[in-house]
Molecule: transfer RNA
Organism: Oligoflexia bacterium
């Protein structure tokens, strides 16, 4: 330069033909405890990498671009 894979919570990852985003752990409150740890329960936290598109709707489809990984050359 050319293919191709993967971007989703603070960290790992789910999201099944498009239908309005979830779980594990970690935080933080509460319960239990004399006190900690454990455990139980509850609460936050995301314009889904970025940007235009197509659509009644887009994490899901299309194009461009950014990062990182891998392979050709």
């Nucleotide at each position: 330069g050319c293919u191709g894979a993967u971007g989703u919570a603070g960290c790992u990852c789910a999201g099944u033909u498009g239908g309005u985003a979830g779980a594990g752990c970690a935080a933080c409150g509460c319960u239990u405890u004399c006190g900690u740890a454990a455990a139980g329960c509850g609460u936050a936290g995301g314009u889904c990498g970025u940007g235009c598109g197509u659509u009644c709707g887009a994490g899901u489809c299309g194009c461009a671009u950014c990062a990182u990984c891998a392979g050709c050359u």